[in-house]
RNA sequence: GAUGAAUAUCUAUUACAGCCUUAUAUAAUUUCGGGGAUUGGCCCGAAAGUCUCUAUCGGGCGGCCUUAACUGCCCUGGCUAUAAGGCAGGUAUGUUAUUUU
Numbered sequence: 001g002a003u004g005a006a007u008a009u010c011u012a013u014u015a016c017a018g019c020c021u022u023a024u025a026u027a028a029u030u031u032c033g034g035g036g037a038u039u040g041g042c043c044c045g046a047a048a049g050u051c052u053c054u055a056u057c058g059g060g061c062g063g064c065c066u067u068a069a070c071u072g073c074c075c076u077g078g079c080u081a082u083a084a085g086g087c088a089g090g091u092a093u094g095u096u097a098u099u100u101u
Stems, first nucleotide, its partner, number of pairs: 004100005010094001014092003018087008026055001029048007040065002049056001057077001058075006
C1' cells in the first nucleotide's frame, strides 16, 4: 500500500423484507352428494364464484323445527393476492474510525 473479516458510527431512504392504513377481489357467499345431532342445528368430499394464489369459517341474538330440514340479522370479526400511501430502521450496499489477517 492492497484485499478480506469483525466491531462501532454516519449517511442514503437506493433495493429487499417487516408493520400499519386504505382500495380492489369475495358476498369469509352459493350449489350438490354422503354421514350425523336434538341439553341439537354439525362433519367429510366435490363444484361454482375472483384479470387471482390461498381460504371459504367462528361467535352472538332471534325465527323455525321433532328425527327431517334449516333460516334471517349483527360482530366495519380474519387469512390470502394485488395496488397506493405511511411508519420505524431490520438485511444488503456505501462513508469514517479501530483491531486483525

Purine riboswitch aptamer from a Thermoanaerobacterales bacterium, 101 nucleotides, folded computationally. Model confidence (mean pLDDT): 75 of 100. Taxonomically the source falls in Thermoanaerobacterales (Bacteria, Bacillati, Bacillota, Clostridia). Rfam family: Purine riboswitch aptamer. Its family is annotated with purine nucleobase biosynthetic process in the Gene Ontology. On this family, see Mandal and Breaker, Nat Struct Mol Biol 2004: "Adenine riboswitches and gene activation by disruption of a transcription terminator".